The RNA shown here (transfer RNA) has 72 nucleotides and comes from Hippoglossus stenolepis.

[in-house]
RNA sequence: GGGGGCGGAGCUCAGCGGUGGAGCAUUUGACUGCAGAUCAAGAGGUCCUCAGUUCAAAUCUGGGCGCCCCCU
Numbered sequence: 001g002g003g004g005g006c007g008g009a010g011c012u013c014a015g016c017g018g019u020g021g022a023g024c025a026u027u028u029g030a031c032u033g034c035a036g037a038u039c040a041a042g043a044g045g046u047c048c049u050c051a052g053u054u055c056a057a058a059u060c061u062g063g064g065c066g067c068c069c070c071c072u
Base pairs, nucleotide, nucleotide: 001071002070003069004068005067006066007065010024011023012022013021018055026042027041028040029039030038048064049063050062051061052060
């Protein structure tokens, strides 16, 4: 220098254009002698960024930034 993949909750990841979910973690309660396990409820993300397309974008297109892989 060229090509490809990935950026979303604290972590790992679903999400095929129509108001954002799961597991684990975390908080509260129940249970327990205490704790763990289990059960119930809750909190937590304007989806990396800036534009474009669209009635409508996490999702499609382009630029930028970051990480990973391959080639030279």

Notes
The coordinates come from a structure-prediction model, not an experiment, and the mean pLDDT is 84. Taxonomically the source falls in Hippoglossus (Eukaryota, Vertebrata, Actinopteri, Euteleosteomorpha). It matches the Rfam family "tRNA". About the family: Transfer RNA (tRNA) molecules are approximately 80 nucleotides in length. The RNAcentral record of the sequence draws on ENA.